This is a predicted structure of a 721-nucleotide part of an RNA (large-subunit ribosomal RNA, domain II) from a Methanosarcinales archaeon. Its mean pLDDT, the model's own confidence on a scale to 100, is 82. It was read from a public genome assembly.

[in-house]
Context: one part of a larger RNA
RNA sequence: GCCAAGGAGUGUAUUUUAGUGGCGAGACUAACGCUUUAAAAGCGGGAGUCGAAGCGAAAGCGACACGCGCGUAACCUGUAAAGGCAUGGCGCGAGGUAUACAAGUGCCUGGAGUCACUAGGAUGCGACCCGAAGCCGGGCGAUCUAUGCGUGGGCAGGUUGAAGCGUGGCGAAAGCCGCGUGGAGGACCGAUAGCGGUACUGAUAUGCAAAUCGUUCGCGUGACCUGCGUAUAGGGGUGAAAGGCCAAUCGAGCCCGGCAUCAUCUGGUUCCUUCCGAAACAUGUCGCAGCAUGACCUGAUUUGAGAUCGUUAGCGGUGUAGAGCACUGAUUGGGGGUGUCGGGGGAGAAAUCCCUCGCCCCUCUGUCAAACUCCGAAGCCGCUUUCAUCGUAGAAAAUUGGAGUCCGGGCACGGGGUAAGCUCGUUGUCCGUGAGGGAGACAACCCUGACCGUGGUUAAGGUCCCCCAGUGUCGGCUAAGUGUUAAAAAUAAAGGGCGUCUCAGGCCAUAGACAACUGGAAGGUUAGCUUAGAAGCAGCUAUCCUCUAAGGAGUGCGUAACAGCUCACCAGUCGAGGUUUGGGGCCCCGAAAAUGGACGGGGCUCAAGCCGACCACCGAUACCACGGAGUAUCGAAAGAUAAUCUUGUAGGAAGGCGUCCUGUUUGGGUAGAAGCAGGGCUGUGAAGUCCUGUGGACCAUGCAGGAACGAAAAUCUUGGU
Numbered sequence: 001g002c003c004a005a006g007g008a009g010u011g012u013a014u015u016u017u018a019g020u021g022g023c024g025a026g027a028c029u030a031a032c033g034c035u036u037u038a039a040a041a042g043c044g045g046g047a048g049u050c051g052a053a054g055c056g057a058a059a060g061c062g063a064c065a066c067g068c069g070c071g072u073a074a075c076c077u078g079u080a081a082a083g084g085c086a087u088g089g090c091g092c093g094a095g096g097u098a099u100a101c102a103a104g105u106g107c108c109u110g111g112a113g114u115c116a117c118u119a120g121g122a123u124g125c126g127a128c129c130c131g132a133a134g135c136c137g138g139g140c141g142a143u144c145u146a147u148g149c150g151u152g153g154g155c156a157g158g159u160u161g162a163a164g165c166g167u168g169g170c171g172a173a174a175g176c177c178g179c180g181u182g183g184a185g186g187a188c189c190g191a192u193a194g195c196g197g198u199a200c201u202g203a204u205a206u207g208c209a210a211a212u213c214g215u216u217c218g219c220g221u222g223a224c225c226u227g228c229g230u231a232u233a234g235g236g237g238u239g240a241a242a243g244g245c246c247a248a249u250c251g252a253g254c255c256c257g258g259c260a261u262c263a264u265c266u267g268g269u270u271c272c273u274u275c276c277g278a279a280a281c282a283u284g285u286c287g288c289a290g291c292a293u294g295a296c297c298u299g300a301u302u303u304g305a306g307a308u309c310g311u312u313a314g315c316g317g318u319g320u321a322g323a324g325c326a327c328u329g330a331u332u333g334g335g336g337g338u339g340u341c342g343g344g345g346g347a348g349a350a351a352u353c354c355c356u357c358g359c360c361c362c363u364c365u366g367u368c369a370a371a372c373u374c375c376g377a378a379g380c381c382g383c384u385u386u387c388a389u390c391g392u393a394g395a396a397a398a399u400u401g402g403a404g405u406c407c408g409g410g411c412a413c414g415g416g417g418u419a420a421g422c423u424c425g426u427u428g429u430c431c432g433u434g435a436g437g438g439a440g441a442c443a444a445c446c447c448u449g450a451c452c453g454u455g456g457u458u459a460a461g462g463u464c465c466c467c468c469a470g471u472g473u474c475g476g477c478u479a480a481g482u483g484u485u486a487a488a489a490a491u492a493a494a495g496g497g498c499g500u501c502u503c504a505g506g507c508c509a510u511a512g513a514c515a516a517c518u519g520g521a522a523g524g525u526u527a528g529c530u531u532a533g534a535a536g537c538a539g540c541u542a543u544c545c546u547c548u549a550a551g552g553a554g555u556g557c558g559u560a561a562c563a564g565c566u567c568a569c570c571a572g573u574c575g576a577g578g579u580u581u582g583g584g585g586c587c588c589c590g591a592a593a594a595u596g597g598a599c600g601g602g603g604c605u606c607a608a609g610c611c612g613a614c615c616a617c618c619g620a621u622a623c624c625a626c627g628g629a630g631u632a633u634c635g636a637a638a639g640a641u642a643a644u645c646u647u648g649u650a651g652g653a654a655g656g657c658g659u660c661c662u663g664u665u666u667g668g669g670u671a672g673a674a675g676c677a678g679g680g681c682u683g684u685g686a687a688g689u690c691c692u693g694u695g696g697a698c699c700a701u702g703c704a705g706g707a708a709c710g711a712a713a714a715u716c717u718u719g720g721u
Base pairs, nucleotide, nucleotide: 001721002720003719004718005717006716011125012124013123014122015121016120017119018118019117020116021115022114023113026050027049028048032044033043034042035041054061055060064093067092068091069090070089075084076083077082094109095108096107097106098105099104128268129267131265135258136257137256138255139254140253146232147231148230149229150228151227152226153225154224155222157189158188159187160185164181165180166179167178168177169176170175194219195218196217199215200214202213203212234250236246237245238244271656272655273654274653275652276651281294282293283292284291285290296404297402298401299400300399301398302397306390307389308388310387313384314383315382316381317380318379322375323373324372328369329368330367333364334363335362336361337360339359341358342357343356344355345354346353347352408431409430410429411428412427413425414424415423416422436447437446438445451628452627453626454625455624456623457622461618462617463616464602465601466600470615472614473613474612475611476610477609483604484603495589496588497587499586500585501584502583503582504581505580506579507578508577516573517572518571519570520569522546523545524544527541528540529539552567556565557564629646630645632641633640634639657710659707660706661705662704663703664702666700667699668698675694676693677692678691679690680689681688682687
């Protein structure tokens, strides 16, 4: 891991709601007693409990056997519309009591309870089941280990050579030195034994081993190692101190008990079908992983007529988006003016004048604002209104039993933020709780809301192959493999492009444009000034006239200055469009990430790319048709009817299936029960039933009742494998 078996809302007390039954202004007995063969049952037992009166803190006082109206169902009249009557119900009125009186107000009053059972909740107990770490109590441990004490044992071999002593020398002495002798040391070397455990961060890693093995390494006469005995015990010991050690257990040992500790936490919680179907919000909370109340869901009951997302129109309201600069502020450049207001400069003896900058005003021009507005939508809100939808087959509302929920999220729109799979918000919708088709895969994007079966038609999206359906038709664009990606989550911008297509405008053009080529491009004059010079071409001023087809007092190069070349301009050759401005489409550059690599892939330019028009086809649980089931409603039933009925987590409600036992009924069984194995059939399903084999003695139906009653999960438990 698998298989089998076991495995989780139970019992009791109190209480509450609903249903059923008994009795009813009353209802019921409890303990206990008697009878009885036992259980049971029967008969007693009224002690007591609940109810029949309330109000008031209390003293205390103490209530409608119906006075009026409305009106639903039902019933009656009526063809209908409508009307009458009217139990329950509702509204008044009346009454009790408290508040000193009164008034007002609060509670109460025109009799329904009680007992039992069943079911749903609540509370206390283990309280649906399993699960802590811990806390407390009483004991057991120092055969491991820590430390002390008592008494024993152990340490090859080698090295070094302290004090002391002897002797010699020196010295006045203290003493010093040499040579011997001597044999000290938490001395040295050392795989002696023994003790240890440095590095390889080696081997091992279901190991030889719950700490070992190998090599290497430290100590090895000492604060040394070691045997035996003995002492210290759990908030305690012992500790050359690491929170170390105290029997593989230590920041408080182990065993048993309190104990089924508590757990706002995790996990699990067992058959079927049908109906409805949420919330992730608000308020409070030592509250934020919880709980309570409300909102939202569900069942029952009451009542009896309106309810509503939408839509039309009218009348009001608003100050957002946008826009604007009239206010409040921010903010570009120009022109003009004024006060002579402020600063600077100049002239002048000063008065004063002039120039300039700034402030202020006017005007033109260019911008900005959540806390600016001369303006101002779409929307939204209120009232009235037109349609529409739902509703007497009972809406809306109310009362009451039961919940769950209070981690939400996506998209569309908006606020904050550099941004975020960020945060906050309104409304709607979707996921959550929603299957199916498409988007490669992909909760919430597109299509579409799945009762079951069969057949067809479409939606989104697609139709070269993978892969169902067009290598479809017509017309353009793209040359970048651009692209082949609806959006999201595929990144792309400012700014550039004599890439190419297209639209509109201006100008020139057969009296010949544009480009190219050939020729001309002159005279007054070297214009004047300046200058050494200035002749078209250093610079300043002016920029005319003549001849002409045309030619500037000169576009550039050039010279010291001239010269020379060239241009504007004109003519000729040529012969049809040229040039320029703005807009649009596709495309290009801008364009950088780490293994090789992605349009889903192949591949596609003769599109299978992009734009436009059209035809056909494929494609879903959508739609249509047929058959069937259920729900709702009507009905005594048979049956019928209608539809925008039939998804569903948490959860509420209803009806069933099966297992075991008890009572009772009716049956089966050695001519073969239960069980087991294989197979057939029926039912929406839980399940039921039949056949064959095996087996060898019990089993089942109906009606009731009672449960230790249903397993796939809990790192579930036990066993097997």